[in-house]
Context: one part of a larger RNA
Molecule: large-subunit ribosomal RNA, domain I
Organism: Phycisphaeraceae bacterium
RNA sequence: GGCACACGGUGGAUGUCUUGGCGUUGAGAGGCGAUGAAGGACGUGGGAACCUGCGAUAAGCCCAGAGGAGCUGGUAACCGAGCGUCGAUCCUGGGAUGUCCGAAUGGGGAAACCCGGCCCUUCGGGGCCACCGCCCGCUGAAUGCAUAGGCGUGCGGAGCGAACCCGGGGAACUGAAACAUCUCAGUACCCGGAGGAAAGGAAAGCAACAGCGACUCCGUGAGUAGCGGCGAGCGAAAGCGGAUGCGUACGUGGAAGAGCGAACGCGUUGGAAUGCGCGGCCUAAGAAGGUGAAAGCCCUGUACCCGGAAGCGUGCGUAAGCCCUUGAGUAGGUUCGGUGCCGUGGAACCCGGACUGAACACGGGGGGUCCACCCCCCAAGGCUAAGUACUCCUCAACGACCGAUAGUGAAUCAGUAAGGCGACUGAAUGAUGACAAGCACCGCGAUGAGCGGGGUGAAAGAGACCUGAAACCGUGUGCCU
Numbered sequence: 001g002g003c004a005c006a007c008g009g010u011g012g013a014u015g016u017c018u019u020g021g022c023g024u025u026g027a028g029a030g031g032c033g034a035u036g037a038a039g040g041a042c043g044u045g046g047g048a049a050c051c052u053g054c055g056a057u058a059a060g061c062c063c064a065g066a067g068g069a070g071c072u073g074g075u076a077a078c079c080g081a082g083c084g085u086c087g088a089u090c091c092u093g094g095g096a097u098g099u100c101c102g103a104a105u106g107g108g109g110a111a112a113c114c115c116g117g118c119c120c121u122u123c124g125g126g127g128c129c130a131c132c133g134c135c136c137g138c139u140g141a142a143u144g145c146a147u148a149g150g151c152g153u154g155c156g157g158a159g160c161g162a163a164c165c166c167g168g169g170g171a172a173c174u175g176a177a178a179c180a181u182c183u184c185a186g187u188a189c190c191c192g193g194a195g196g197a198a199a200g201g202a203a204a205g206c207a208a209c210a211g212c213g214a215c216u217c218c219g220u221g222a223g224u225a226g227c228g229g230c231g232a233g234c235g236a237a238a239g240c241g242g243a244u245g246c247g248u249a250c251g252u253g254g255a256a257g258a259g260c261g262a263a264c265g266c267g268u269u270g271g272a273a274u275g276c277g278c279g280g281c282c283u284a285a286g287a288a289g290g291u292g293a294a295a296g297c298c299c300u301g302u303a304c305c306c307g308g309a310a311g312c313g314u315g316c317g318u319a320a321g322c323c324c325u326u327g328a329g330u331a332g333g334u335u336c337g338g339u340g341c342c343g344u345g346g347a348a349c350c351c352g353g354a355c356u357g358a359a360c361a362c363g364g365g366g367g368g369u370c371c372a373c374c375c376c377c378c379a380a381g382g383c384u385a386a387g388u389a390c391u392c393c394u395c396a397a398c399g400a401c402c403g404a405u406a407g408u409g410a411a412u413c414a415g416u417a418a419g420g421c422g423a424c425u426g427a428a429u430g431a432u433g434a435c436a437a438g439c440a441c442c443g444c445g446a447u448g449a450g451c452g453g454g455g456u457g458a459a460a461g462a463g464a465c466c467u468g469a470a471a472c473c474g475u476g477u478g479c480c481u
Base pairs, nucleotide, nucleotide: 001480002479003478004477005476006475007474008473009472015466016431017430020402021401022399023398024397025396026395027394028393029391030390031160032159039101040100041099042055043054044053046079047078049075050074051073061095062094063093064092065091070083071082072081106115107114108113116129117128118127119126120125131157132156133155134154136152137151138150139149164195165193166192167191168190169189175182179229205212206211216243217242218241219240220239226234227233245318246317247316248315249314250313251312252311257306259305264279265278266277267276268275280297281296282286288300289299290298321383322382323381324327332356333355334354335353336352337351338350342368363378364377365376366375367374418425419424438465441453442452443451444450
């Protein structure tokens, strides 16, 4: 030095666990804001760092309800001082207070700061003063009437919010095995607006000689008809089948709730019984969780019951349609664009820019150039529930979902620590024990660290902690060199 065995150290894998996540379903809710929001700053406790709560009335004040023995939130004890059956703490509802910033709105500003004016005042303090729009009133030029303008009261708006919705704008990478039409895609993104849904909607519609009868959504039609450097690809509609209302009566149903809510002993092992043995009991409750191991009968609960909303069923009534002033620079045409399955094509229909420009129901539009016949319909005004989309949020239930390198980035004081001028990027860290009983006391040591005794405990080889793999580092013994 190597190998082997044994015993340790280190390390934190593995197993078990779960406070946290993820998803689905069903309900609810679908907004908050000048009565000052969302989000913050700073304060606020007897001693108070952070979290939570609250706001100079500051872990709180008042009222009502509920509740019934303890309480002064958490990490988190300790000391102090108090409160409570004259009903506290806690819970629900309503009210009061609510510093400063923030749309932030008296002016300014490098947010949480600085500086004003007017009025009132019990001198402590309180109130008002932004901008824009609209109505009304007053006033009022050039300029006679007016109008513009000015002034004032009142009302409204403003900002925030996850997705869903409508509208206005609108890419590129990419695909076409290159690339330009095309595609990606009217997507991403930007802007405006609204609601709990939005949009659409009551035929100048479809259809085809038979007829239908607003709109929306789903299935089918159908990857069809079509479009297409007829490439890549894109891709309908009619028809058919479904989804959908209001009132009332009766029945059914059973959300909300500090509601009610059955039944066990002994022996034994053990630190501990829920284990095992024996004998019982309840069960409309043997879901689940907790309790010193594994509990129907110890605790919380669970079933039933009480309570009673929505919903559902049946009957009856009603019913998806309505309203007005009945629509002219409109329909149509020319030209240039756009939408749709339609890329200019034989290209109708619909929308827009420019230029033009009718008729008036004895009229007008459409049925894919155009013409005739035939058929359908009545534009240029408006409203409209349900069926449909979504989930920042609340509640409940569930899961061949995860189990701490997983599951949210975040189980732990996380959008934190940290990085970056900034936009922004962005972690890690869970588990002593049934109970802290968290090692009194003694010794060595530096009044250390640490160790040895000792004590607690079932266990300390549970002491910074469950289990405790491997790498790695030692000690001892054996063998080999």